[in-house]
Predicted 3D model of a 79-nucleotide RNA (c-di-GMP-I riboswitch aptamer) from a marine sediment metagenome. Rfam family: c-di-GMP-I riboswitch aptamer. Gene Ontology term of the family: cyclic-di-GMP binding. Rfam's curators write: GEMM was predicted in a large-scale screen for bacterial structured RNA regulatory elements. The model forms 89% of the base pairs in the Rfam consensus.

RNA sequence: GAUAAAGGCAAACUUUCCGAAAGGGAAGGACGCAAAGCGACGGGCCUUGAGAUGUUUUCGUGGCAGCCGAGCUGCCGAA
Numbered sequence: 001g002a003u004a005a006a007g008g009c010a011a012a013c014u015u016u017c018c019g020a021a022a023g024g025g026a027a028g029g030a031c032g033c034a035a036a037g038c039g040a041c042g043g044g045c046c047u048u049g050a051g052a053u054g055u056u057u058u059c060g061u062g063g064c065a066g067c068c069g070a071g072c073u074g075c076c077g078a079a
Stems, first nucleotide, its partner, number of pairs: 001076001008033002013028006031066001037072002041069003044064003048060001051059001052057001
């Protein structure tokens, strides 16, 4: 990348488990996705239990790849 074909992933929500929280795992479920495959490197956003500070911040912690950029890998494929 073509109103092609094959195959794939799975938002909200529900149940359950883990976590202080953000969030994550599993099952159901499909809003969407051509990297919605992988990884927090840069920006951004979220979290704040413990620690420092000393009373509301800072550092730090943890998270989001389905926010953007960059990186690595990869299925199908006409004109």